[in-house]
RNA sequence: AGGUGUUUGGUGGGAGAGAUUUUGGGACUCCAUUCCGAUGGAUUUCCAAAACGCCGAAGGCGCAAAGAGGCCCUGAACCGCUCAGGCAACAAGAACCGCCAGCACAAC
Numbered sequence: 001a002g003g004u005g006u007u008u009g010g011u012g013g014g015a016g017a018g019a020u021u022u023u024g025g026g027a028c029u030c031c032a033u034u035c036c037g038a039u040g041g042a043u044u045u046c047c048a049a050a051a052c053g054c055c056g057a058a059g060g061c062g063c064a065a066a067g068a069g070g071c072c073c074u075g076a077a078c079c080g081c082u083c084a085g086g087c088a089a090c091a092a093g094a095a096c097c098g099c100c101a102g103c104a105c106a107a108c
Stems, first nucleotide, its partner, number of pairs: 003105003007102007018052001020051008029042005053087003059083001060081003066074002
């Protein structure tokens, strides 16, 4: 000076799928009643839960060729399964890729 790593941190990029329905609660606005305390209704929006529908690139599970060959076992993925996770936008997360730095390893 450069390399590899199922390694750590930072940084940039990073897909897909219901703004579905129902219930409960909160907030704003409007209307009605009102004993002026408050109550009821409507629209919008936020949160939570449930139902059905869907997505897969956190994680998880499964397997081919092949090895061995009697069984068992090993055996990859952005392939499959969807337990988990996620489904307007925003935010978050996100396999993977680039850059920077650390750690470890190997070599010159």
The RNA shown here (Glycine riboswitch aptamer) has 108 nucleotides and comes from Pirellula staleyi DSM 6068.
Lineage of the source: Bacteria > Pseudomonadati > Planctomycetia > Pirellula > Pirellula staleyi.